[in-house]
C1' cells in the first nucleotide's frame, strides 16, 4: 500500500442467525450496619451502542463510506 479483527456505561466485558423498555460485575453516589473507616447488604444515576448514509414495518446486529485502535503481508 493490502488483508484480517476490534470501537457498547468512568473501566472490564456480554448481546451481534434483526423484534418491541440495551445488560452484567467493578467503579461513582444515597442509604442501613459501625465510635470512625473497611467489609457485607439495599437503592440510585450514567449509554445519540466510535462516526455518516443505506436496506428493513423494525438495526447495537445486515451492506457501504469515514475516524480510530491492534495484527499479519509487502
Nucleotide at each position: 500500500g493490502c488483508a484480517c479483527c476490534c470501537g457498547u456505561a468512568g473501566c472490564u466485558c456480554a448481546g451481534c442467525a434483526g423484534g418491541a423498555u440495551a445488560g452484567a460485575g467493578c467503579g461513582c453516589c444515597g442509604g442501613u450496619u459501625u465510635c470512625c473507616u473497611a467489609a457485607a447488604c439495599c437503592g440510585u444515576a450514567g449509554g445519540u451502542c466510535a462516526u455518516g448514509a443505506g436496506u428493513u414495518c423494525g438495526a447495537a446486529u445486515c451492506u457501504c463510506g469515514u475516524c480510530g485502535g491492534g495484527u499479519g503481508c509487502g
Molecule: transfer RNA
Organism: Asticcacaulis benevestitus DSM 16100 = ATCC BAA-896